A computed fold for a 135-nucleotide RNA from Saccharibacillus brassicae, annotated as Guanidine-I riboswitch aptamer. The organism belongs to Saccharibacillus, within Bacteria.

């Protein structure tokens, strides 16, 4: 200097505003009515790269299974050879390994961060964005 990987998602939380519900105020004879209010505790709703938990996925280790296929090493027999060895070829066989399946366990690091803009009703630690920038 270059390349690859450090993952996906669900539920929840920090947080967020005000479409709906509720609550409060006012109007109205009243209405399952109207207007205003999120410096209204709440329900619905939104919601984290740097928050939590789970599932999946990835990587690794161990154990077992399956295989008769692949790779490595070796053995028996046969061929070749001069009567023999080596190398080579063939059938067969043993061990180990990789790959495949199942289960269990482990790991999946680090992370300071504006302004401004965007969506939904609106806002936000959401999205732009592990951005700009800083170290």
């Nucleotide at each position: 200097g270059c390349g690859a990987a450090u993952g996906u998602u669900u539920u929840c939380u920090a947080g967020g505003g005000u479409u709906c519900c509720g609550c409060g105020g006012c109007c109205g004879c009243a209405a399952c009515g109207g207007c205003c209010g999120g410096a209204c505790a709440g329900g619905u709703c939104c919601g984290a790269g740097a928050g939590a938990a789970g599932a999946c996925c990835g990587c690794g280790a161990c154990a077992g299974g399956a295989u008769c296929g692949c790779g490595u090493c070796g053995g028996c027999c046969g061929g070749c050879c001069a009567u023999a060895u080596g190398a080579c070829c063939g059938u067969u066989u043993g061990a180990c390994g990789a790959a495949c399946c199942u289960g269990u366990c482990g790991c999946g690091c680090c992370a300071c961060g504006g302004a401004g803009g965007g969506a939904c009703a609106a806002a936000a630690g959401c999205c732009c964005g592990g951005g700009a920038g800083a170290u």